A computed fold for a 515-nucleotide part of an RNA from an uncultured bacterium, annotated as small-subunit ribosomal RNA, 5' domain. Its mean pLDDT, the model's own confidence on a scale to 100, is 84.

[in-house]
Context: one part of a larger RNA
């Protein structure tokens, strides 16, 4: 002296941009927070039209329900574990996969049997569940074809870090596919390459304690199998006896890590909120299941605690998403607006959806800006205070007088974010130009203008030295003060209280922590 996600006291005008449970990863009431496609499909209902009134037929951007395609592994939250399975940096995969997107070559051919939803019965309080009946797909299954994919047996060129790698070649054997439509197009199916993602593996650095010294038996290497998208004791059998350590193993305690933030001339020292990477985790433990991608916060199955239903047989949940409750704390916001605009998911698109965002609401919780008026005005009023009783101080302060309107009322006009999206029109053509149109949560807000009027706005510490600022009253080692050194026991610049003064000023002081 500077910093804070603060807190507490005293005061508080407005604005712009930020910030806001650091404590109980303690338990939560409600509402929201992932849908979406009818141009992949079935389709009660409804609607028309005929009806012999039983129904048939048509329609259907087609409502509930329901097969199926994408998604739901993103994004939003938390840091409780974790001191290396992480993080950061540099490398490396000749040890590897990649939905969706780009590029390019081929292909897309014949059948079939089911099966939701529906429709009958039925069990059950209730979740929900059994029978038995008809039908459809890009759902499912068979056959066909059929390579540069794969997998065998070979051939032969260059390269190489050894096991091999690259490109190329001969044979055999295997492996695919689906269609929709408003006819412009979107898909389908196998290869190749790209691109992004992601997996694994090395060096190196990464907090304290030696009052933790020896730690390991799947350990440590080897081989043969398994496994895995991939390398490996990752895993099992068998060998062989090794590996790690004072350059600190193993053990204990304490933590999420990093850009970065504060602080310092620096070197350093602490720190990891907001913002941005990367990991980790979703009431506690545990498990696969699906799928490119997960051992999955708003999915599934067991266990275990805790709630909550219930006819006592049985069932149901999981805010560390956005609001919100209660609890704990010195302490930390609203059960608000809209998808208009960034961006994300489906859809050919319109569009739906999105508590991502955007925005507003609440806190002086910070940092930054303005203002609480400006000029004149001396008989140097009144008050107050001091006082040597002459006077001095407040103090040009005040009133008066001129002015000005940020702000503050009130009122008129009113944005930009918003076109490259979409739709129409036109022309060239298959994605382009040009021209119109149309959509704004914030908001009648920013903002601009008129009128009104000094009108609507100053506090908080301190004044004995460090330290800028001094006197009176009152108290009487009493009541107090205090960061420290210390003040107070009858003339107290230190304690209360008065006027002065100084410092900072919408803030000031006081705690706390870090340097």
């Nucleotide at each position: 002296g500077g910093a804070c996600g603060a807190a507490c006291g005293c005061u508080g005008g407005c604005g712009g941009c930020g910030u806001g449970c650091c404590u109980a990863a303690c338990a939560c009431a409600u509402g929201c927070a992932a849908g979406u496609c009818a141009a992949a499909g079935g389709g009660a209902a409804g609607c028309a039209a005929c009806u012999u009134c039983g129904g048939u037929u048509g329609u259907g951007a087609g409502u509930a329900c329901u097969u199926g395609g994408c998604g739901c592994a993103a994004g939003g939250g938390u840091g409780a574990g974790u001191a290396a399975u992480g993080u950061a940096u540099a490398g490396g995969u000749a040890a590897u996969c990649u939905g969706c997107c780009c590029u390019u070559u081929g292909g897309g051919c014949u059948g079939g049997g089911a099966u939701a939803a529906c429709c009958c019965c039925g069990a059950g309080a209730a979740a929900u569940c059994g029978g038995g009946g008809a039908c459809a797909a890009u759902a499912c299954c068979a056959g066909a074809u059929g390579a540069u994919g794969c997998a065998g047996c070979g051939g032969a060129a260059c390269c190489g870090c050894a096991u091999g790698g690259u490109a190329c070649u001969g044979u055999u054997g295997u492996u695919a596919a689906a269609g929709a439509u408003u006819u412009a197009u979107c898909g389908c199916c196998a290869a190749a390459g790209g691109a992004u993602g992601a997996g694994c593996c090395u060096a190196u650095a990464u907090c304290c304690c030696a009052u933790c010294a020896g730690g390991u038996a799947g350990u440590u290497g080897g081989c043969a199998g398994g496994g895995u998208u991939a390398a490996a004791g990752c895993c099992u059998a068998c060998c062989a006896a090794g590996c790690c350590u004072a350059c600190g193993a193993c053990g204990g305690g304490u933590a999420g890590c990093u850009g970065g933030u504060c602080u310092g001339a620096g070197a350093g020292g602490a720190u990891g909120a907001u913002c941005a990477g990367c990991c980790a985790c979703a009431u506690u433990g545990g498990a696969a299941c699906u799928g490119a991608g997960a051992c999955a916060c708003g999915g599934u199955c067991c266990a275990g605690a805790c709630u909550c239903c219930u006819a006592c047989g049985g069932g149901a949940g999981g805010c560390a998403g956005c609001a919100g409750u209660g609890a704990g704390g010195a302490a930390u916001a609203u059960u608000g607006c809209g998808c208009a605009a960034u961006g994300g998911g489906c859809g050919a698109a319109a569009g739906c959806c999105u508590g991502a965002c955007g925005c507003a609401g609440c806190a002086a919780c910070g940092c930054c800006g303005c203002g609480u008026g400006g000029a004149u005005g001396a008989u140097g009023a009144a008050g107050u205070u001091c006082u040597u009783c002459g006077g001095a101080a407040u103090g040009u302060a005040a009133a008066g007088u001129c002015c000005u309107u940020u702000u503050g009322u009130a009122g008129a006009g009113g944005a930009a974010g918003a076109a490259u999206a979409u739709c129409c029109c036109g022309g060239u053509u298959u994605a382009c130009c040009g021209g119109g149109a149309c959509u704004g949560a914030c908001g009648g807000u920013a903002c601009u203008c008129u009128a009104c009027g000094a009108a609507u706005a100053a506090g908080c510490c301190a004044c004995g030295g460090c330290u800028a600022a001094c006197u009176c009253u009152g108290u009487g080692c009493c009541a107090g003060c205090a960061g420290c050194c210390g003040c107070g026991g009858u003339g107290a610049u230190a304690c209360a209280g008065g006027g002065g003064u100084g410092g900072c000023a919408a803030g000031c002081g006081u705690u706390g922590u870090c340097c």